A computed fold for a 92-nucleotide RNA from a Synergistales bacterium, annotated as c-di-GMP-I riboswitch aptamer. Its mean pLDDT, the model's own confidence on a scale to 100, is 87. Of the family's consensus pairs, 95% are formed in the model. The sequence was found by an Rfam model in a public genome assembly.

RNA sequence: GGAACGAAAGGGCAAAGCCAUCGAAAGAUGGCAGCGCAAAGCUCCGGGUCUACAACUCUUUUAGAAAGGGUCAUGACAGCCGGGCUGCCGAA
Numbered sequence: 001g002g003a004a005c006g007a008a009a010g011g012g013c014a015a016a017g018c019c020a021u022c023g024a025a026a027g028a029u030g031g032c033a034g035c036g037c038a039a040a041g042c043u044c045c046g047g048g049u050c051u052a053c054a055a056c057u058c059u060u061u062u063a064g065a066a067a068g069g070g071u072c073a074u075g076a077c078a079g080c081c082g083g084g085c086u087g088c089c090g091a092a
Base pairs, nucleotide, nucleotide: 005090006089012037013036017032018031019030020029021028022027035079041085042084043083045082046081047080048077049076050075055071056070057069058068059067060066
């Protein structure tokens, strides 16, 4: 110096919830707040999960409008798992 590993030290991030905004929704952003996290840093490459505006289709309805159901991701989740890249410290 590097890898593995994760005691200590210095720190870091920020769950649920509440408020505001954006969004059809899932969800995201900012503030307060801390459940937790050694990568809870970044990245949709693989798997998985969530949502369905629109589209297609079915039902109800006097036709239509409208309402309800079903399918579906190009939307979302990195704090679901794995992969890739990067990274502070240094005991056993």